[in-house]
Context: one part of a larger RNA
């Protein structure tokens, strides 16, 4: 010292922490949805209309049918997001990581800013309607229809790619300003002052790629290697590159430890030390791998995707035996394992993110709350006085005296804390709708509404009463603390040295005594 774990023994707050083992196996529920101000409709809901019956105070009441006509809206169809958040450390000894440098070899939705532009047209499909298969997942057939879905054509500001030109640059290949021609590539509306849609620059953020140095053991592993090394041609990529393929050449790493083999996720930190080094990498942060096992590509700006997708395997479940369904290493929770690790909790009030014009919905990210003394602080369990000193305990040289001891009774005083009762704010001078102004085209300002899980809690105040609240090692040396009785190499102790065989300061037990104290002790590991 610790993410510990046992054993005793435990008033009370705050702060952090809490499967280190089986990356085993997993019932339930919940953790990614949003936009009707892109569509076509209209299942359910609430309204309006018009009809028909009842009642009947003749124009309201009720039942009921039609109508998307109005808020809105399951399901669809399109856009966005789901590549973030959140979990784990299996794999990796590697340009993963860390720390420098570089890309004249890259990309980037969404957001800034700048400049143009938003033109004319078509052809389909879901949904819904009919039919048919199938227990079931689910499919299939034909019929209609919208878009900001999807095409095709205009137009080219620019950009691409090709030829000419080449000021200037530099890093070995090279880069490239400016000018001219060829050629090719776009849009998308809704709505009404507002959001969008194309094309290009630029930035900004994310991110890809290269190189240097560092980064555990083992030579009882000494030779490895054929896409291998390196070229030329070409394929692929945002983009270099044997990443890929034809061909050519025969190279390429290795005692400065190659290769093989075993462990292992890096860092920032952390703990221990004077320091120098040693040892760990759980919580936080940053980066990397994985998502039941092993492959695989699709859509996308971005994945080769934890709650998509095929494909094989293994495993559990459905079944009408034809056939299907799934993947907690999210968040709770179960079953196993283990010496061991919590609740099937609350709210989206704040932070934050997705998707919208909002309003708002989502959000086991987050923020609270529960459990455990498993840590770290803080805090109490009273205070003063009070005897040549009570009773009992225990000891001794024993009519006595020591020690327990001002300890206790008793007396006076407090009330953290505990009950009880009463007040109570921060977190939200944010945000939001509405209304007015300013600027001027979405921003400020000013007025007014309204928004708190935690929680009527924290905290404050009164009341009431010593009242509610101490225990663990240990006492031979080491190492702070000693007497007596019991036991008799026994029964027992013990970290090392060792102790007990009839006076044990060392076993048990009893008084007394150190040490520490809501915690003491033991194991287990690291300095």
């Nucleotide at each position: 010292a610790u993410g510990a774990a046992c054993g005793c023994u435990a008033g009370c707050u705050a702060c952090a922490g809490g499967c280190u083992u089986a990356a085993c196996a997993c019932a339930u529920g919940c953790a990614a949805g949003u936009c009707g101000a892109g569509g076509g409709g209209c299942a359910g809901c609430g309204g309006g209309g018009a009809g028909u019956u009842a009642g009947c105070u003749u124009g309201c009441u009720a039942a009921u049918u039609c109508u998307g006509c109005c808020g809105g809206c399951g399901a669809c169809c399109g856009g966005c997001g789901c590549a973030c958040g959140g979990g784990u450390g299996a794999g990796u000894a590697a340009c993963g990581c860390g720390u420098a440098u570089c890309c004249a070899a890259c990309c980037u939705u969404c957001c800034c800013a700048u400049u143009a532009c938003u033109c004319g047209g078509g052809g389909a499909u879901a949904a819904c309607c009919c039919g048919g298969c199938g227990a079931a997942a689910g499919c299939c057939g034909g019929a209609c229809u919208a878009a900001u879905a999807c095409c095709c054509g205009a137009u080219g500001u620019u950009g691409u790619c090709g030829a000419a030109u080449g000021a200037u640059c530099g890093c070995c290949u090279g880069a490239g300003a400016u000018u001219u021609c060829g050629a090719c590539c776009a849009a998308a509306g809704a709505g009404u002052u507002u959001c969008g849609g194309u094309a290009a620059u630029g930035g900004a953020u994310g991110g890809g790629g290269a190189u240097g140095c560092g980064u555990c053991u083992g030579a009882u592993u000494a030779g490895g290697u054929a896409g291998u090394u390196g070229g030329u041609a070409g394929g692929g990529u945002a983009a270099c590159g044997g990443c890929c393929u034809a061909c050519c050449a025969a190279g390429c790493c290795g005692a400065c430890g190659a290769u093989c083999a075993g462990u292992a996720g890096g860092g920032g930190u952390u703990c221990u030390g004077a320091g120098a080094g040693g040892a760990a990498g759980g919580u936080c942060c940053c980066c990397c791998a994985c998502a039941c096992u092993g492959g695989u590509a699709c859509u996308g700006a971005g994945a080769c995707a934890c709650g998509g997708a095929c494909c094989a395997g293994a495993c559990u479940c459905c079944u009408a035996c034809g056939g299907g369904a799934g993947g907690c290493a999210g968040c709770a929770g179960u079953g196993a394992g283990g010496a061991a690790u919590a609740u099937u909790g609350g709210u989206c009030a704040a932070u934050g993110g997705g998707c919208g014009a909002g309003a708002g919905c989502c959000u086991g990210a987050a923020c609270c709350a529960g459990c455990c003394a498993a840590g770290u602080a803080g805090c109490g369990u009273g205070c003063a006085g009070g005897a040549a000193g009570a009773c009992g305990g225990c000891c001794c040289u024993a009519u006595g005296g020591g020690u327990u001891g001002u300890a206790a009774a008793c007396u006076g005083c407090u009330u953290u804390u505990a009950u009880g009762c009463g007040g109570g704010g921060a977190u939200a001078a944010a945000g939001u709708g509405c209304c007015c102004g300013a600027c001027g085209u979405g921003u400020c300002g000013g007025g007014u509404u309204u928004u708190g899980c935690a929680g009527g809690u924290a905290c404050c105040g009164c009341a009431u009463g010593a009242a509610u609240a101490a225990g663990g090692a240990c006492c031979g040396g080491c190492u702070a603390a000693u007497u007596c009785c019991g036991u008799g190499c026994c029964a027992g102790c013990a970290g090392c040295c060792g102790c007990g065989g009839u006076a044990a300061u060392a076993c048990g037990g009893a008084a007394g005594g150190u040490c520490c104290g809501g915690g003491c002790g033991u194991u287990a590991u690291c300095c």
Overview:
This is a predicted structure of a 527-nucleotide part of an RNA (small-subunit ribosomal RNA, 5' domain) from an uncultured Prevotellaceae bacterium. The full RNA is in RNAcentral, with records from ENA and SILVA.